[in-house]
A computed fold for a 346-nucleotide part of an RNA from an uncultured bacterium, annotated as small-subunit ribosomal RNA, central domain.

Context: one part of a larger RNA
């Protein structure tokens, strides 16, 4: 490099925004840069090749024609690409009006349970397991009754629901800040789509300062279990879990399925909205499920939310191990993380 793939056999970046770069809707003119096509020049020779000659043939060798698929200069031609000028709205974007909506930050209030404290009642246990212990309790525990503090987490509605780019998001309600989708209609008029590099997010656990600390809890400690038991089971329990503030960038960061558009048989259920309606039913747009055709597929499935048919951009793979290692660079306070091999061996 051609070619072939990336749901689950090796393959889709954890997600967004986005410079550059590839790629771009419909009509009219133009304009020739890519394209086409003809002339001219040039393209050394010798190779190559087609026909003859010379070596007894052939190999070799001579001549002559054509190739040298290139560049180049001057015509010519306008389909399609590009450049340019004009117009259009169906892609895209703006406004404005309505409702839905665990989407995000900020602050406010709530009740039920935890566990401590203080007072009462009350007495011998309680706890906890397969069974036991450790461990808590005559200094009054457990259990109940009151009144306080804490701190985190929001039953029940709650759903194959609903919002977010993705990570994720749930107790209430009013105001409050910024902001997305969805429908209608006016405007703009191609302003788009993609996106390496780079920026910004980005569970959990982690790091650093500083605050809190009720639960539950690595670590560590005692108790069982075992042949042993650095485990599972039980008592306790430090960090941690919770917030400010930085740092860190990682996951089965999963739909194991990149993002943009077009086209494509049907069925059904379910959230918004629009229109209708006395009300439901039908309809329509945008999302979320379930089921199939037709196609796709190794099968298992997918199947208008595609893994179908096509187009454009990005990332990515290329026998197992070794190995996401070593070594070098980046990045970080460290943990680490990005990048990313070989020898050898099957």
């Nucleotide at each position: 490099u051609u070619g072939g793939g990336u749901u689950u056999a090796a393959a889709g970046g954890g997600a967004g925004c986005g410079c550059a770069g590839g790629c771009g809707g419909c009509c009219c003119g133009u304009u020739a840069a890519g394209c086409g096509u003809g002339a001219c020049g040039u393209g050394a020779a010798a190779u190559g090749u087609a026909g003859u000659u010379g070596c007894u043939c052939a190999a070799c060798a001579u001549c002559u024609g054509c190739a040298c698929u290139g560049c180049g200069u001057c015509g010519c031609g306008a389909a399609c690409u590009g450049g340019u000028g004009g117009g259009c709205u169906u892609g895209a974007g703006u406004u404005c009006a309505c409702g839905g909506u665990a989407g995000g930050a900020a602050g406010g209030c709530g009740g039920a349970a935890u566990u401590c404290g203080u007072g009462g009642u009350g007495u011998a246990g309680c706890g906890g397991u397969g069974a036991a212990a450790u461990g808590c309790u005559u200094a009054g525990a457990u259990a109940u009754c009151a009144c306080g503090a804490a701190g985190a987490a929001c039953c029940c509605c709650g759903a194959u629901u609903g919002c977010g780019a993705a990570g994720g998001c749930a107790g209430c309600g009013u105001a409050c800040c910024a902001g997305g989708c969805c429908g209608u209609a006016a405007c703009u008029g191609a302003c788009g789509c993609u996106a390496a590099u780079g920026c910004u997010c980005g569970a959990a656990g982690g790091u650093g300062c500083g605050g809190g600390u009720a639960u539950c809890g690595a670590a560590c400690a005692g108790g069982a279990u075992u042949a042993g038991a650095u485990a599972c089971c039980c008592u306790g329990g430090u960090a941690g879990u919770c917030c400010g503030c930085a740092c860190g960038g990682u996951a089965a960061a999963c739909g194991a399925u990149g993002g943009a558009u077009g086209c494509c048989c049907g069925c059904u259920g379910u959230a918004u909205g629009c229109g209708a309606u006395a009300g439901a039913c039908a309809g329509u747009a945008u999302g979320c499920g379930g089921c199939c055709a037709a196609g796709c597929g190794a099968a298992a499935g997918c199947g208008u939310u595609a893994a179908g048919c096509a187009u454009c951009c990005c990332a990515c793979c290329u026998g197992g191990g070794g190995a996401g290692u070593a070594c070098g660079c980046c990045g970080g306070c460290a943990a680490c993380g990005g990048u990313g091999a070989a020898a050898c061996u099957c």